c-di-AMP riboswitch aptamer (ydaO/yuaA leader) from an Actinomycetota bacterium, 140 nucleotides, folded computationally. Model confidence (mean pLDDT): 76 of 100. Rfam family: c-di-AMP riboswitch aptamer (ydaO/yuaA leader). Rfam describes the family as follows. This family represents a conserved RNA structure found upstream of the ydaO and yuaA genes in Bacillus subtilis and related genes in other bacteria. It was read from a public genome assembly, where an Rfam model found it.

RNA sequence: CAAGGCAGUAAGCCGAAUUGGGGCGCGAGUCCUCAAGCCGGGGACCCACGUUCGUGGGGCGAAUCUGGUGCCUAGGCACUAGUAGGGCAGUCCCAGCCCGAGCCCGUCAGCUGACCCGGUAGGCGUUGGGAAAGGUAAGG
Repeated sequence: CAAGGCAGUAAGCCGAAUUGGGGCGCGAGUCCUCAAGCCGGGGACCCACGUUCGUGGGGCGAAUCUGGUGCCUAGGCACUAGUAGGGCAGUCCCAGCCCGAGCCCGUCAGCUGACCCGGUAGGCGUUGGGAAAGGUAAGG
C1' cells in the first nucleotide's frame, strides 16, 4: 500500500410492524396493559361456484413456474441454469446490483354490509446518470 475481517458512526433501507398513556421493576427493560395509526383473517342477501369421495383444501408473503445434474431408488434430497414477481429514501427513463425464502391453519373458510378475531416482529447500513413535477426550510 492492497485485499479481507471486526467494531463504530451516518442520512437512511426491506417490512403492516409506528406513536402516546398507564402499570410493574433498584435498574436494565427484548415485561404487562390501554388507545390511536397501520396491517391481516373470518363473516349475509345478491352474484359466483354444482356437491361429495381427495392426489384434500386454505392463509401470510415479491417469493411462482420450468429445465438440467448427482445421490438414494414408489418417492425424496442436494446442487445448478433460468423465470412470474419484488427491492435498491416520492414519480418516470437508462444502466448496474440484489431477492425470487420461509412460516401458519388443520378436513374448514368464494365475494361479502353489520359484526367478530388477530398482528404491530425481525433483519440491514446508502449504485449511479438523466428528466419532469412539487416544496420554500436553514443560513445570510
NCBI's taxonomy places the organism under Bacteria, Bacillati, Actinomycetota.